[in-house]
RNA sequence: CUUUCAUCCAGAGGCGGCUGAGGGACAGGCCCGAUGAUGCCACGGCAACCACUCCCCAUUCGGAGGACGGUGCCAAUUCCUGCGGACCCAAGGGUCCGGAAGAUGAGAG
Numbered sequence: 001c002u003u004u005c006a007u008c009c010a011g012a013g014g015c016g017g018c019u020g021a022g023g024g025a026c027a028g029g030c031c032c033g034a035u036g037a038u039g040c041c042a043c044g045g046c047a048a049c050c051a052c053u054c055c056c057c058a059u060u061c062g063g064a065g066g067a068c069g070g071u072g073c074c075a076a077u078u079c080c081u082g083c084g085g086a087c088c089c090a091a092g093g094g095u096c097c098g099g100a101a102g103a104u105g106a107g108a109g
Base pairs, nucleotide, nucleotide: 001109002108003107004106005105006104007103008102014043016041017040018039022032023031024030026082027081028080029079044074045073046072049070050069052065053064054063055062078101083098084097085096086095087094088093
């Protein structure tokens, strides 16, 4: 980098040091930001994908547990929309379903 599977309306979103204007993937919108963005470091926290323990089971699947280990995450639903369909609406627009894209984990190449 490509690909397969699973999940993405819950939760934590704090503090200190250095940095110093951008950030929220992309585009549009809308937000956040010198009352300090971003990045790095230390501490703290959330969750439970893998791993671990137990139960069920022929096995797989499934269920429960704790949080030492490997990741991940800690503004806004993945912030909203983006493509297609159905429906509602006088219009602007809205609701639902599916997809695409993206993110994370586990596997494969």
Annotation
This is a predicted structure of a 109-nucleotide RNA (SAM riboswitch aptamer (S box leader)) from a Bacillota bacterium. Rfam family: SAM riboswitch aptamer (S box leader). Gene Ontology term of the family: regulation of gene expression. Of the family's consensus pairs, 94% are formed in the model.